Guanidine-I riboswitch aptamer from Nitrospira sp., 117 nucleotides, folded computationally. The model forms 100% of the base pairs in the Rfam consensus. Lineage of the source: Bacteria > Pseudomonadati > Nitrospirota > Nitrospiria > Nitrospira.
RNA sequence: CAAAAGGAAAACUAGGGUUCCGGCUUUCUGUAAACGGAAGUGUCUGGUCCGAGAGUUUCAGGCUUCGUUGCUUGUUGUUAUGACGAAGCUCCACGGAGGGAUAAAAGCCCGGGAGAU
Numbered sequence: 001c002a003a004a005a006g007g008a009a010a011a012c013u014a015g016g017g018u019u020c021c022g023g024c025u026u027u028c029u030g031u032a033a034a035c036g037g038a039a040g041u042g043u044c045u046g047g048u049c050c051g052a053g054a055g056u057u058u059c060a061g062g063c064u065u066c067g068u069u070g071c072u073u074g075u076u077g078u079u080a081u082g083a084c085g086a087a088g089c090u091c092c093a094c095g096g097a098g099g100g101a102u103a104a105a106a107g108c109c110c111g112g113g114a115g116a117u
Stems, first nucleotide, its partner, number of pairs: 007059001009058004015050002020047002022044001023041006061090009092112001094115001098110003
């Protein structure tokens, strides 16, 4: 200097809005209540839902070491490889504005981007 590889995993959370459910307000029917309908409201705690590269946990994979076992064979031993099991390791990460999707928004996507160091 160049190339290759390096999980676009799952569950949850921070967070997010308002399609659906619910709450609340107004209104219609009506003697009244209840039920039901309509409109509004997320500056309504909620349920469904969305949801992290730089959050948590789990799983998968990889590498190293150790152990067991198999392959050959007249016998014995060693080594490489395969299989199984166990232990260890699997780094770092400041970050706009703007745009996009969805009903709508967001630590979602553009994006480990632009930049910064």